A computed fold for a 350-nucleotide part of an RNA from an uncultured bacterium, annotated as small-subunit ribosomal RNA, central domain.
Model confidence (mean pLDDT): 90 of 100.
RNAcentral holds the full RNA, with entries from ENA.
[in-house]
Context: one part of a larger RNA
RNA sequence: UUGGGCGUAAAGCGCGCGCAGGCGGCCAGGCAAGUCGGAUGUGAAAACACGAGGCUCAACCUCGUGCCUGCAUUCGAUACUGCUUGGCUAGAGGCAGGUAGGGGAGAUCGGAAUUCCCGGUGUAGCGGUGAAAUGCGCAGAUAUCGGGAGGAACACCGGUGGCGAAGGCGGAUCUCUGGGCCUGUCCUGACGCUCAGGCGCGAAAGCUGGGGGAGCGAACAGGAUUAGAUACCCUGGUAGUCCCAGCCGUAAACGUUGGGUGCUAGGUGUGGGAGGCAUCAACCCCUUCCGUGCCGUCGCAAACGCAUUAAGCACCCCGCCUGGGGAGUACGGCCGCAAGGCUAAAACUC
Numbered sequence: 001u002u003g004g005g006c007g008u009a010a011a012g013c014g015c016g017c018g019c020a021g022g023c024g025g026c027c028a029g030g031c032a033a034g035u036c037g038g039a040u041g042u043g044a045a046a047a048c049a050c051g052a053g054g055c056u057c058a059a060c061c062u063c064g065u066g067c068c069u070g071c072a073u074u075c076g077a078u079a080c081u082g083c084u085u086g087g088c089u090a091g092a093g094g095c096a097g098g099u100a101g102g103g104g105a106g107a108u109c110g111g112a113a114u115u116c117c118c119g120g121u122g123u124a125g126c127g128g129u130g131a132a133a134u135g136c137g138c139a140g141a142u143a144u145c146g147g148g149a150g151g152a153a154c155a156c157c158g159g160u161g162g163c164g165a166a167g168g169c170g171g172a173u174c175u176c177u178g179g180g181c182c183u184g185u186c187c188u189g190a191c192g193c194u195c196a197g198g199c200g201c202g203a204a205a206g207c208u209g210g211g212g213g214a215g216c217g218a219a220c221a222g223g224a225u226u227a228g229a230u231a232c233c234c235u236g237g238u239a240g241u242c243c244c245a246g247c248c249g250u251a252a253a254c255g256u257u258g259g260g261u262g263c264u265a266g267g268u269g270u271g272g273g274a275g276g277c278a279u280c281a282a283c284c285c286c287u288u289c290c291g292u293g294c295c296g297u298c299g300c301a302a303a304c305g306c307a308u309u310a311a312g313c314a315c316c317c318c319g320c321c322u323g324g325g326g327a328g329u330a331c332g333g334c335c336g337c338a339a340g341g342c343u344a345a346a347a348c349u350c
Stems, first nucleotide, its partner, number of pairs: 004321003007304002012318001014201004021194003025088007033081002035077008048066007091191001092188003095184005103177007110154001115149007125136002162169002206247006215241002220236004258317006266295011299306002323350003332343004
């Protein structure tokens, strides 16, 4: 490289937006670039293949034909692709009316609990463990009642329940704001899909400056355990965890499953709508759209399993893999305050 692959064997970028590029719905006209056909010219000779001939054969040599898969010119064909013109509405978008939601940002408020402080009652213990000890307590602790301060997190509801592209999102109210879904089928008329580079978002930890600090708690200290115990257990406890501004850019960033479109038996839950039936209504039943679970047929799969939310059948676009170790390392480059990140080998070895 061809090929074969990417749920678990190596392999889907953490997620999105999107330029270039690739690909692209239905009908008709035009052009004839791609595509297809004919003709002409060219495609040197040798070589090669087949046939025939010459050296006694062969190698070798000679002749004929083929081949030279191509290119150019010209004349045609018009199904498909392309270009162009006109039209369409099934893709996409808009409009109108509804609707569910921990989607995002800011501000304000609330109660429970822990801790601390002050005061009352009250007395000898409390705490902790497998058992203890360190620790706290007669300078009055623990317990209990009243008052106050402060920070962080929001019990029950809560649910293979909801929302978000992913990371993620959970007390309440208000303001601002993104997306989805359903119904109508009114408007635009292919405006689409994907996306190398690029740009943005991106848990936790970590970093810079400033604030905050209740609880928890790396490091650290002490007590235990133990042969030792730089641990597991216990008592403390700093960074941090929280807020503002700015970095970092990673993860078992996982459904270990890229995105889009169409097609391919069913059954049963659940969330959000719409319609029918029901005189209204809850309820029941039926139909339908969207989301989310479980089971299961065909098919697929090495098996496990997947199975209309595909890992089935197809097409389009991107990313990635190519034995283990060395190594996600070195070197170089780019990025970062740093920590480090991204890109990414080889020798050698099995």